The prediction has a mean pLDDT of 76.
Predicted 3D model of a 318-nucleotide RNA (Bacterial RNase P class A) from a Helicobacteraceae bacterium.
The model forms 98% of the base pairs in the Rfam consensus.
Rfam family: Bacterial RNase P class A. About the family: Ribonuclease P (RNase P) is a ubiquitous endoribonuclease, found in archaea, bacteria and eukarya as well as chloroplasts and mitochondria. The family's RNA type in Rfam is ribozyme.
NCBI's taxonomy places the organism under Bacteria, Pseudomonadati, Campylobacterota, Campylobacterales, Helicobacteraceae.
């Protein structure tokens, strides 16, 4: 310096006039004021109504270990697989020995598997094998040696695989060794299944008041079963829920990391209701994706383009 990888941050700024909407304030006036995703509305919850309790039954969700979390199908970190020279990604990471079902077309034959070729033996009918060939993603362990009639783990040897025991090390998935067993078709469950574990319903248009009409309805939410036994209320229009938080921000301290803890350290930072958060001017370099509508925390999707840090690879230089 090039080219990858991880993370992070900005995505207008400064100054001048005028407007808008909330707060505050006697009053001139003073504070604030639309993102990193507001986006989808995909998880989870605060919140608020219902639901009288229990149990079955459907349905839906998750799936290695440990951890944070209010709480998740999130996040961290590890473990195993894979992919990459690597810095790293990616994982819908239980269970094929409970059943079923699925691999097309080649092949003789794809699991109560089989015999084209081919060896061997024969009375040339026909037995017998599955090493060798040949189709095929896939032929059911590999290598060698005994042994046969000609071969097979038939039998040993060593390796591989698996199942069981043991030791070490980890908190644990789980690594690594060593011993025993000839055990020796496997794959595939984002394929039906099996197992463990968890899930009431609806959603701020949720609801609450109050005023004005009105005398018609109405009794959970997926379903069934038992047992118990009284409420409610459709329309219109004002308030209110509506923003001080499971927040935010600095410094210490614990932790690898997510994150905790502390001191009562600082600060309040939108709350409209058909919708306020702007427009013009000047410099600069100016754009991309795009505008709250009860909040919160996550994941997803979309982004022109600058910066800034650690890592990895090969060249080169010193």
């Nucleotide at each position: 310096g090039u080219g990858g990888c991880a993370u992070a941050a900005c995505g207008g700024a400064u100054g001048g006039u005028u407007g808008c909407a909330a707060g505050a304030g006697u009053a001139u006036u003073c504070u604030u004021g639309a993102g990193g995703a507001a986006a989808g509305u995909c998880c989870g919850g605060g919140c608020u109504g219902c639901a009288g309790g229990a149990g079955c039954a459907a349905g839906g969700a998750u799936u290695c270990c440990a951890u944070c979390u209010a709480a998740c199908g999130g996040a961290u970190g590890g473990c195993c697989a894979g992919a990459g020279c690597a810095a790293u990604c990616u994982g819908a990471g239980g269970g094929a020995a409970a059943g079923u079902g699925c691999a097309a077309c080649a092949g003789a034959a794809a699991g109560u598997a089989g015999a084209c070729c081919g060896c061997u033996u024969u009375u040339u009918u026909a037995a017998g094998u599955g090493a060798g060939g040949g189709u095929g993603a896939a032929a059911g362990g590999g290598u060698g040696a005994g042994g046969u009639a000609a071969g097979a783990g038939c039998u040993c040897a060593c390796c591989a695989g698996u199942a069981c025991u043991g030791u070490a090390a980890g908190c644990a998935a789980u690594u690594a060794c060593a011993g025993u067993a000839g055990c020796u078709a496997g794959g595939u469950a984002a394929a039906c299944c099996c197992a463990a574990u968890c899930c009431g319903c609806a959603g701020c248009a949720a609801g609450a008041a109050g005023u004005g009409a009105a005398u018609g309805g109405u009794u959970a939410a997926u379903g069934c079963u038992c047992c118990a036994c009284a409420a409610u209320u459709a329309c219109a229009c004002u308030u209110c829920g509506c923003u001080a938080g499971a927040g935010u921000c600095u410094u210490a301290c614990c932790g690898u990391a997510a994150g905790g803890u502390a001191c009562u350290g600082a600060a309040c930072u939108a709350g409209a209701u058909a919708a306020a958060u702007a427009a013009c001017c000047a410099u600069c370099a100016a754009a991309a994706c795009a505008g709250a509508a009860c909040c919160c925390g996550g994941c997803u999707u979309a982004u022109a383009g600058u910066u800034a840090u650690g890592c990895c690879a090969a060249c080169u230089u010193u």